[in-house]
RNA sequence: UUCUUUGGAGGGCAGACCAUUUCGAAAGAGUGGGGCGCAAAGCCUUGGAUCUAAGGUAACUAAGUUGCUAUGAUUGUCAGGCUGCAGAA
Repeated sequence: UUCUUUGGAGGGCAGACCAUUUCGAAAGAGUGGGGCGCAAAGCCUUGGAUCUAAGGUAACUAAGUUGCUAUGAUUGUCAGGCUGCAGAA
């Protein structure tokens, strides 16, 4: 430096679910518990995808309701970029 190899050892992360007088309009995130699993389930929303709709807007309207729309969110949705442990060559 490379690896679509390997993951024995030492380790790492932590799904669903539960708690939360933590944050948020919500989706969701944080913290603690818990371990389904993961060789990048480490980091980054760059592209697609999905979720939500505060705000904006349109329609119908008596209150209001419904639709559309990320600037919000998901990296354990798929790619892409960057970085990394052990081992082999």

A computed fold for an 89-nucleotide RNA from Pelotomaculum terephthalicicum JT, annotated as c-di-GMP-I riboswitch aptamer. The source organism's lineage runs through Bacteria, Bacillati, Bacillota, Eubacteriales and Pelotomaculum terephthalicicum. The model forms 95% of the base pairs in the Rfam consensus. The sequence was found by an Rfam model in a public genome assembly.